[in-house]
RNA sequence: UGAUCGAAAGGGCAAACCCGUUGAAAAGCGGGGACGCAAAGCCACGGGUCUAAAGCUAAAAAGCUAAGACAGCCGGGUUGCCGAA
Numbered sequence: 001u002g003a004u005c006g007a008a009a010g011g012g013c014a015a016a017c018c019c020g021u022u023g024a025a026a027a028g029c030g031g032g033g034a035c036g037c038a039a040a041g042c043c044a045c046g047g048g049u050c051u052a053a054a055g056c057u058a059a060a061a062a063g064c065u066a067a068g069a070c071a072g073c074c075g076g077g078u079u080g081c082c083g084a085a
Base pairs, nucleotide, nucleotide: 005083006082012037013036017032018031019030020029021028022027035072041078042077043076045075046074047073048070049069050068055064056063057062
């Protein structure tokens, strides 16, 4: 110095759940809270999952559908802190 590696130190993020708020919902955001995380930083590109307002179908019940959402489901891309074995 590098890594497909992860000891230590300093710091970082924050699941479930609760409160508030936005949203049709999934879910997001703020506060509390920590199950975990070395990219649990960022990007919906491939797969996957969730929702189904609008639209289509239907006599109805309901069904289909992403232009919505998830990066803490798996790949991929991209940026990055520390440096023991």
c-di-GMP-I riboswitch aptamer from a Desulfobacterales bacterium, 85 nucleotides, folded computationally. It was read from a public genome assembly, where an Rfam model found it. Taxonomically the source falls in Desulfobacterales (Bacteria, Pseudomonadati, Thermodesulfobacteriota, Desulfobacteria).